Annotation: The prediction has a mean pLDDT of 82. The RNA shown here (SAM riboswitch aptamer (S box leader)) has 121 nucleotides and comes from a Phycisphaerae bacterium.
RNA sequence: UUGGCAUCGAGAGUGCGCGAGGGUCUUGGCCCUGCGACCGCACGGCAACCUGUCCUGUUGAUCCCUCGCCGGGUUCGCGGGAUAAGGUGCCACAUCCAGUCCUUGACCGGAGAGAUGCGGC
Numbered sequence: 001u002u003g004g005c006a007u008c009g010a011g012a013g014u015g016c017g018c019g020a021g022g023g024u025c026u027u028g029g030c031c032c033u034g035c036g037a038c039c040g041c042a043c044g045g046c047a048a049c050c051u052g053u054c055c056u057g058u059u060g061a062u063c064c065c066u067c068g069c070c071g072g073g074u075u076c077g078c079g080g081g082a083u084a085a086g087g088u089g090c091c092a093c094a095u096c097c098a099g100u101c102c103u104u105g106a107c108c109g110g111a112g113a114g115a116u117g118c119g120g121c
Stems, first nucleotide, its partner, number of pairs: 002120001004118005013043005021032003027098003044091003049087003052083007060076002063073003095113001100111003
């Protein structure tokens, strides 16, 4: 940079600094903001996408115990749960709402777009 998969109406603050915009292209709203937003730093927290660790299941594979059966055990794979050590991410308003396309009488809904994670090229 560009594809793929998953999730996106829940959740989560204090202090210091800066000094005017901000809410992740553009547009219309609405909201936040000198009672200091946004952003940065420090600490804290939320969450459980990935790794780790632990528990568990397995009519998947493997090896061991036994002459064999039954049974038991090891390792790997796959599934579920826990934990929160590590890697991210996040901590106003639904991805703030709409705006693009589809569907409907309309609402709802679906897609697209966007964000985050993981894996590839």